[in-house]
RNA sequence: AAAAACAGAAACAACAUUUUUCGUAUAUACUUGGCAAUUGGGCCGAGAGUAUCUACCCACUUACCGUAAAUAAGUGGACUACGAGGAAGUUAAUAAGGUAU
Repeated sequence: AAAAACAGAAACAACAUUUUUCGUAUAUACUUGGCAAUUGGGCCGAGAGUAUCUACCCACUUACCGUAAAUAAGUGGACUACGAGGAAGUUAAUAAGGUAU
């Protein structure tokens, strides 16, 4: 003088990761077939909705029906797709080839 490795700090940046907050979609809504219960009010399917994959349920409260075939109103909860942030974390896996020792 050059190179490499390790450790620490700061700044910036990035994202394979985790978590979280928002926005958009969808109203976890709607239509409908079959079966079942009534000590019950359930189960299985189809359609359809989204510039959208998936999902389309769970718990609870109240009403209503009164042995009949039909439920109604409400509360709380998300999941998924895409987008935008916050926080944390991390600073790169594998394979092949070259060069040097």